[in-house]
Molecule: transfer RNA
Organism: uncultured Bacteroidales bacterium
């Protein structure tokens, strides 16, 4: 320099164009003499712009950032 894959909750991961969920972590409660552990409740995200479409995490184009592969 060309080409190709990923960016979603603190972390792992999901989500046919049609209310963004889940375990995990935070937090509050039961429960123990007290703590663990379980078991209830509950906060918390789609990298940025722009386009298409009634409707975008999901399509299109740009940009940033990370990783592979070509020379």
């Nucleotide at each position: 320099a060309g080409g190709g894959g990923c960016a979603u909750a603190g972390u792992u991961c999901a989500a046919u164009g049609g209310c963004a969920g889940a375990a995990u972590a935070g937090c509050g409660g039961u429960c123990u003499c007290c703590a663990a552990a379980a078991c209830c409740g509950u906060u918390g995200a789609u990298g940025g712009g722009a386009g298409u479409u009634c409707g975008a995490a999901u399509c299109u184009c740009u940009c940033u950032g990370c990783c592979c592969c070509u020379g």